[in-house]
RNA sequence: AGGCGCGUAGCUCAGUUGGUUAGAGCGCUUGCUUGACAGGCAAGAGGUCCGCAGUUCGACUCUGCGCGCGCCUACCA
Numbered sequence: 001a002g003g004c005g006c007g008u009a010g011c012u013c014a015g016u017u018g019g020u021u022a023g024a025g026c027g028c029u030u031g032c033u034u035g036a037c038a039g040g041c042a043a044g045a046g047g048u049c050c051g052c053a054g055u056u057c058g059a060c061u062c063u064g065c066g067c068g069c070g071c072c073u074a075c076c077a
Stems, first nucleotide, its partner, number of pairs: 001073007010026004019057001028044006050066005
């Protein structure tokens, strides 16, 4: 320098062939249970879906550019 993939909750990830309200597990908070922990049960909080622009009646989803991460190739030494 070129190619490919990825970016969604604190962490690991799913997600709708574009359509009403964005989810799971773990973690966190509160309550119950216990003498107290652990465990179990119940409820709850937490998201500008990386950013900007475009397409569309409508974008987490499609397109362009940028940013970050990973892999591969090339180049230099």

A computed fold for a 77-nucleotide RNA from a Bdellovibrionales bacterium, annotated as transfer RNA. The RNAcentral record of the sequence draws on ENA. The coordinates come from a structure-prediction model, not an experiment, and the mean pLDDT is 80. It matches the Rfam family "tRNA". Rfam classes the family as a transfer RNA.